A computed fold for a 266-nucleotide part of an RNA from an uncultured bacterium, annotated as large-subunit ribosomal RNA, domain VI. It was read from a public genome assembly. Its Rfam family is "Bacterial large subunit ribosomal RNA". Gene Ontology terms of the family: structural constituent of ribosome and ribosome. Its mean pLDDT, the model's own confidence on a scale to 100, is 88.

[in-house]
Context: one part of a larger RNA
């Protein structure tokens, strides 16, 4: 820009893409077959390998400053207590959310269709024969459908529901312009959305983010003081103290104020 008014939702599916795998075991049955050795078709059931998708309750990894330990050195006047640096966490021990796999769950269904090679039935031309000429039946991991996803720029532009509809100026009119409606965007607070854009939530008639409070969870018993010990240290106060992302509550802070676009009876 189009989809012959302007919008907001929900959809149909032309078309396109994805998937399509394999093995072992049990049973049928030691049956059919075979002198024996051996050993089935068809059918039923189970487990698994590899592949794919989603997710993080479990297991496990990461989690760069969340908690703790610790060496050297520097600083805060000293002690104590902290902080900085040590190749970009100094070295370590753990670890929430998130993200992951080695973890968990699920998927590859059809006694649907038409077929290929192949196999038939009936059957003439051609008194026979012939699966074919008329007619008719089977038959594959392949094709179409079925399963999953995209999808009306499918210009063949589809469908359904809901919302808004006649103000002004110019003009004979057609129409043009302006301000509006439903609505949308800008802007702002932001997100398990994201390079940007887009998408989602919210904007005081508010829980959108931060803070605060409570909880979960992590670390592992803070500082100070007291007691014991020559001391290192231990014990008590104390499952303490501290805490990023998680859950809930709460307007304390910030989403203020505002601007722009947007139909004219199709």
């Nucleotide at each position: 820009c189009g989809u012959a008014a302007g919008a907001g939702a929900u959809u149909u599916g032309a078309a396109c893409g994805g998937a399509g795998u394999c093995u072992u075991c049990c049973u049928u049955a030691g049956u059919a077959c075979g002198a024996g050795a051996g050993g089935a078709c068809c059918g039923g059931g189970a487990a698994g390998a590899g592949g794919g998708a989603a997710c993080c309750g479990c297991c496990a990894g990461u989690g760069u400053a969340c908690g703790g330990g610790u060496u050297a050195u520097c600083a805060c006047g000293c002690c104590a207590g902290u902080g900085g640096u040590a190749a970009a966490c100094g070295c370590c021990c753990g670890g929430u959310a998130g993200c992951u796999g080695u973890g968990u769950u699920c998927c590859a269904a059809g006694c649907g269709g038409a077929u290929a090679a192949g196999u038939g039935c009936u059957g003439a031309a051609a008194g026979c024969a012939u699966a074919u000429a008329a007619g008719u039946a089977c038959g594959a991991a392949g094709c179409c459908c079925a399963c999953c996803g995209u999808a009306a720029g499918a210009u063949g532009a589809g469908a359904u529901c809901u919302c808004u509809c006649a103000u002004g100026a110019c003009u004979c009119a057609a129409g043009u312009c302006a301000g509006u409606a439903a609505g949308u965007c800008c802007c702002c607070a932001u997100g398990a959305a994201g390079a940007u854009c887009a998408c989602g939530u919210g904007g005081u008639u508010g829980a959108u983010a931060g803070g605060u409070c409570a909880g979960a969870g992590a670390u592992g018993u803070a500082a100070g003081u007291a007691u014991g010990g020559c001391a290192a240290c231990a014990u008590a106060u104390u499952c303490a103290g501290u805490c990023g992302a998680c859950u809930g509550a709460u307007a304390c802070u910030a989403a203020u104020a505002g601007g722009a676009c947007g139909a004219g009876g199709g």